[in-house]
Context: one part of a larger RNA
RNA sequence: CGUAGCAAUUUUGAGAGGAAUCUUCCCUAGUACGAGAGGAUUAGGAAGGACGUACCCCUGGUGCGCCAGUUGCAUCGCUAGAUGCACAGCUGGGUAGCUAAGUACGGCAGGGAUAACCGCUGAAAGCAUAUAAGCGGGAAGCCCCCCUCAAGAUCAGAAUUGCGUGCGUCGCAAGACGUGAGAGACCCCCGGAAGACCACCGGGUUGAUAGGCGGCAGCUGUACGGGUUGAAAAACCCUCAGGCGAGCCGUACUAACGGUCGAUCGCUU
Numbered sequence: 001c002g003u004a005g006c007a008a009u010u011u012u013g014a015g016a017g018g019a020a021u022c023u024u025c026c027c028u029a030g031u032a033c034g035a036g037a038g039g040a041u042u043a044g045g046a047a048g049g050a051c052g053u054a055c056c057c058c059u060g061g062u063g064c065g066c067c068a069g070u071u072g073c074a075u076c077g078c079u080a081g082a083u084g085c086a087c088a089g090c091u092g093g094g095u096a097g098c099u100a101a102g103u104a105c106g107g108c109a110g111g112g113a114u115a116a117c118c119g120c121u122g123a124a125a126g127c128a129u130a131u132a133a134g135c136g137g138g139a140a141g142c143c144c145c146c147c148u149c150a151a152g153a154u155c156a157g158a159a160u161u162g163c164g165u166g167c168g169u170c171g172c173a174a175g176a177c178g179u180g181a182g183a184g185a186c187c188c189c190c191g192g193a194a195g196a197c198c199a200c201c202g203g204g205u206u207g208a209u210a211g212g213c214g215g216c217a218g219c220u221g222u223a224c225g226g227g228u229u230g231a232a233a234a235a236c237c238c239u240c241a242g243g244c245g246a247g248c249c250g251u252a253c254u255a256a257c258g259g260u261c262g263a264u265c266g267c268u269u
Base pairs, nucleotide, nucleotide: 001152005163006162007161008160009159010158011157015149016148017147018146021049022048023047024046025045026044033038051106052105053104054103055102059100060099061098062097066093067092068091069090070089071086072085073084074083075082076081110144111143112142117137118136119135120134166179167178168177169176170175184261185260186259187258188204189203190202191201192200209255210254211253212251213250214249215248216247218244219243220242225238226237227236228235229234
């Protein structure tokens, strides 16, 4: 921009893409078959491989703005206590998120048309013949069925709901200009298990959107300081302390300020 008013929400599915898998075991059955050796078709059941999708409850990994321990040096005048640098200094753990080696699920079943192949009826050609007319069966393959996208599918689809013209000036009129209302939308702003950007989703004071703060969860593992004991290292008590990123709930304290766009003609009564 189009989809002959403007919007919001929900959809149909032309079309496109994906998937489609393999193996073993049990049973049918040591049966059919076979002199024996061997050894089924078929039907039913179970397990697994690889692959795929989703997820983080479990098991783990990671977790460079979390906690602790610790070495050397430096700084804060010294002690104590801290901070900085040394691969994140090294080491032990670890929330959220992300993730596989973890968890869950998937391939099923069914329908249609067929290939090779197997048939029915049946002439040409009194027979025969699955074929010439006609009618069946028949594959992991084809088309559906299953999953995803999808109306720019320009043949531009459907449904539901909302909104849709007032005033003034000029004009004979048609109409033009100016100014309002208006569903809704956008810019902008606060953000996001959304994201390269854009997009998408939530919120914008009639507000819990983010930050802060409070509580909880969770992680670390018992802070500083003081006291007791000890020659000291250190241990114990106050202390399941102190500290803390992303999680959950709450709370307007801080920040969501401020703007713009935005729709009819025709026909019938």
Predicted 3D model of a 269-nucleotide part of an RNA (large-subunit ribosomal RNA, domain VI) from a metagenome. Rfam family: Bacterial large subunit ribosomal RNA. Rfam links the family to the GO terms structural constituent of ribosome and ribosome. The full RNA is in RNAcentral, with records from SILVA. The prediction has a mean pLDDT of 86.